[in-house]
Context: one part of a larger RNA
């Protein structure tokens, strides 16, 4: 020393069971947060406290209002002091406190440090030190001063409002690759993709035809199934790829400009003045389209005033007349009707929701309550099992207790609940808004110009220039004004659809840092997140960055008192706990390499 067996309180950590933590997915809800100082940190806070967590010098917390109802004083034991039925700890609304640093904003700064000013105040307090508030830039408004330079502007300054930063994805504009495929590679493709920067909102964008269509018709937009991998398009290669029109999701439509009126500024300009023209600009007002609308003008209808006139009622003075009852006259107002005529305006009523403030109320949310029905035997450490016997059930989802519980605990069906904060809704009032209400003829005033459109160079339209039309424009040229003008894929006629060059728009789409509740033919610790653990930790890197390993004692710590062996160890060896200690913290099971011990066989 090898090979075989068989054994070990050996080693080691596979397996097998678990789950505290992922993963995805639904459905509601949120959909942001910050100068009232965010997001994210730094440094302090605890009696003993290193780290996680909570909180800021008022510092594991302070005040108040609501749940709640017996014990607490985080993870996380322990002494030691407290707290608490005068209701703690705890949950929740709401405020106070909130150090430094961060957009960081009084200047500086190598983040968390440094140094001021000016106003308050405290130390005896001028000097010093120390609290408190203010002091940053730029847009928008408004006021004041106020050069060169006379008016004025620049410029300085006050005081008001606002804007910066951050967030996972989705949006939308402004830029923008390459690996790749084309079996090479160049047009092309990847691909307007990652990527970069700006913007915005809970959705964003688009959006009410100068559309489509096709001689029938249809009626903003957006999204979704089909047209269809067709119709095209392409080194007609690799790819690339509509659209009409059909069924569905949702539905909603509106407002400037301009004519013309009216107000106010007023630049110029007439005049000796004194008073006048006046471009142009701001405001109300009107007005908003395709069957072409709309201004203006004229009538014509409505309403309101104001005048004359005739008519109807009731009554007041004043002259009469009559004994009285009543009558006759005059004089001025009142009220109501109708003719004329003149100025003026748009009204009553009827309705509508995409407007916003209010009342009452009604559903949510942010703590919660209440909640049925069981006992005995046998094994066993243990009863939830086994057997006998009852009971609830609108509750026999689930989840715990020492194995496997509907009736032991949380739960669970079902009900029920808000001081305070906040979200939603339909109703009523009120306000502005806005519709009908409101006609006919004439007139030809208006109805978005460096626009349409064309030419050249480019993008973007499934279309790569093509016979390329629609749409965007960088140069250049440049129109008409409803008898007008733009499309219908070159282009031309006819015919049909429209009316650009201003604007705004819910919903049906997208998306998931988040919150709640629910599911899973998802994972089970080499898996699921990188992360079940002090994890973006430790630890690498000047730095951008990179980025781990690591879970299970037992039902309860009952965590082995006391003896021994020994350095007052380390580890053991009796005892003792427990069901078990071959469950002993290096702890559940506990494979294989490995190592060893005994036998055996060869050498």
């Nucleotide at each position: 020393a090898g090979c075989a067996u068989a054994c070990g309180u050996g080693g080691g950590g596979a397996u097998g069971c678990c789950u505290a933590g992922g993963c995805a997915c639904a459905a509601a809800c949120a959909g942001g947060c910050g100068a009232c100082g965010a997001a994210g940190g730094a440094c302090g806070u605890g009696g003993u406290c290193a780290g996680c967590u909570g909180c800021g010098a008022a510092a594991a917390g302070c005040c108040u209002c609501g749940g709640g109802g017996a014990g607490a004083a985080g993870c996380a034991a322990a002494c030691a002091u407290u707290c608490u039925g005068u209701g703690a700890u705890c949950c929740g609304g709401g405020g106070a406190u909130g150090u430094c640093c961060g957009a960081a904003u009084g200047g500086g700064g190598g983040a968390a440090c440094c140094c001021a000013a000016c106003g308050g105040g405290u130390g005896c307090g001028a000097a010093c030190a120390c609290c408190c508030g203010u002091u940053a830039u730029c847009g928008c408004g408004u006021g004041a001063u106020g050069a060169a330079u006379a008016c004025a502007u620049a410029g300085u300054u006050g005081c008001g409002c606002g804007a910066a930063g951050c967030g996972a994805a989705c949006c939308c504009g402004g830029g923008g690759a390459a690996g790749u495929g084309a079996a090479c590679c160049a047009u092309c493709u990847c691909a307007g993709u990652a990527c970069c920067c700006g913007g915005a909102g809970g959705a964003a964008g688009a959006g009410a035809a100068a559309a489509c269509a096709a001689c029938a018709g249809u009626g903003a937009u957006u999204c979704c199934g089909c047209u269809a991998g067709u119709a095209g398009u392409g080194g007609c290669g690799a790819g690339c790829g509509a659209a009409c029109g059909c069924g569905g999701a949702a539905g909603a439509g509106c407002c400037c400009a301009a004519a013309c009126c009216g107000a106010g500024u007023g630049a110029u300009u007439c005049g000796c003045a004194a008073g006048g023209a006046g471009a142009a600009c701001u405001c109300g007002g009107g007005g908003u389209u395709g069957u072409a609308g709309g201004g203006c003008c004229a009538c014509a209808a409505a309403c309101c005033u104001c005048a004359a006139c005739a008519g109807g009622c009731g009554g007041a003075g004043c002259c009469g007349g009559g004994a009285g009852a009543c009558u006759g006259g005059c004089u001025g107002g009142g009220u109501c009707u109708g003719u004329u005529g003149g100025a003026g305006u748009a009204a009553a009523g009827a309705g509508g929701g995409a407007u916003a403030g209010g009342a009452a109320g009604g559903c949510g949310u942010u703590a919660a309550u209440g909640g049925a029905a069981c006992g005995g035997u046998c094994u066993g450490g243990a009863a939830a099992g086994u057997c006998c016997g009852g009971c609830c059930a609108a509750a026999g989802a689930g989840g715990g207790u020492g194995a496997a519980a509907g009736c032991c605990c949380c739960g669970u069906a079902c009900a029920u609940g808000a001081a305070a904060a906040u979200g939603c809704c339909a109703u009523c009032c009120u306000a502005a808004c806005u519709u009908c209400g409101a006609g006919u003829g004439g007139u030809a005033c208006c109805u978005g110009a460096g626009u349409a459109c064309c030419g050249c160079g480019g993008g973007a339209c499934a279309c790569g220039u093509g016979g390329a039309a629609c749409c965007c424009u960088g140069c250049g040229g440049g129109a008409a004004u409803c008898u007008a003008c733009c499309g219908g894929g070159a282009c031309c006629a006819u015919c049909c659809g429209g009316u650009a060059a201003g604007g705004c728009u819910a919903a049906a789409u997208a998306c998931u840092c988040g919150u709640u509740u629910g599911u899973g033919a998802c994972c089970g610790a080499u898996a699921g997140u990188g992360a079940a653990c002090a994890a973006g930790u430790a630890c690498c890197g000047u730095g951008a960055g990179g980025g781990a390993a690591a879970g299970g004692u037992g039902a309860a710590a009952a965590g082995a008192a006391c003896c021994c062996c020994u350095g007052c160890g380390a580890g053991g060896g009796g005892a003792g706990u427990g069901a078990a200690a071959u469950a002993g913290u290096a702890c559940c099971u506990g494979a294989a390499a490995c190592c060893g011990u005994a036998u055996g066989c060869u050498u």